The RNA shown here (c-di-AMP riboswitch aptamer (ydaO/yuaA leader)) has 128 nucleotides and comes from Tissierella sp. P1. Its mean pLDDT, the model's own confidence on a scale to 100, is 76. The sequence is in RNAcentral, with records from Rfam. It matches the Rfam family "c-di-AMP riboswitch aptamer (ydaO/yuaA leader)". Gene Ontology terms of the family: regulation of gene expression and cyclic-di-AMP binding.

[in-house]
RNA sequence: UAAAUCACAUCGCUGAAUUCUUAAAUGAAGCGGGGGACCCAAUCUUCGGGGGUGUAUCCAUUUUUGGAGGGGUAGAACCCUUUAGCCUAACCCGACAGCUAACCUCGUAAGCGUGUAAAGGGGAGUAA
Numbered sequence: 001u002a003a004a005u006c007a008c009a010u011c012g013c014u015g016a017a018u019u020c021u022u023a024a025a026u027g028a029a030g031c032g033g034g035g036g037a038c039c040c041a042a043u044c045u046u047c048g049g050g051g052g053u054g055u056a057u058c059c060a061u062u063u064u065u066g067g068a069g070g071g072g073u074a075g076a077a078c079c080c081u082u083u084a085g086c087c088u089a090a091c092c093c094g095a096c097a098g099c100u101a102a103c104c105u106c107g108u109a110a111g112c113g114u115g116u117a118a119a120g121g122g123g124a125g126u127a128a
Base pairs, nucleotide, nucleotide: 011113012112013111014110018029019028020027030108031107032106033105034104035103040098049096050093051092052091053090057068058067059066060065069088070087071086073084074083078122079121080120081119082118
């Protein structure tokens, strides 16, 4: 000097997953999900099921990949465009659920480091 590893702090990312109180807690707020009428829709499905959270589906296939579609990121916040790169999982209910006011009910985790500002445009805000 460079690289790797570990710990702590700060900053940031995916996600609903944050804040306050408390000895500790969904205990409260905020955010997110499910069930559940009339009307409307459906007239099917039914052991070859069906459904839910989530972007995570579909097609092909040499069974490993590719494509279409979809979803984040590029740390000077928001919107649009270009460009670059990445992801496209996992789990749950248990024969059962369309929408759905009142109402009922559940969660508030987990995991990481994109980049050393990529570029252009627009409308705002703050500070001086």